[in-house]
The RNA shown here (transfer RNA) has 71 nucleotides and comes from a bacterium. Its Rfam family is "tRNA". Rfam classes the family as a transfer RNA. Its family is annotated with triplet codon-amino acid adaptor activity in the Gene Ontology. The prediction has a mean pLDDT of 85.
RNA sequence: GGGGGAGUAGUUCAGUGGUAGAACAUCGGUCUCCAAAACCGAUGACGAAGGUCCGAUUCCUUCCUCCCCUG
Numbered sequence: 001g002g003g004g005g006a007g008u009a010g011u012u013c014a015g016u017g018g019u020a021g022a023a024c025a026u027c028g029g030u031c032u033c034c035a036a037a038a039c040c041g042a043u044g045a046c047g048a049a050g051g052u053c054c055g056a057u058u059c060c061u062u063c064c065u066c067c068c069c070u071g
Stems, first nucleotide, its partner, number of pairs: 001070007010024004018054001026042005047063005
């Protein structure tokens, strides 16, 4: 240089055009003599910029980061 894959919450992952979810973590509460565990609740995210569309995490283009293959 060429080809392919990935990027969504603090972490690991869902979500193939119509309200962004789960688990763990964090915080608060219940329980307990205290703590842990368990239960209830809360906080928190679509890599960036454009385009298509009534509507984009999703489709298209460019760029950025990481991984793999190839020279």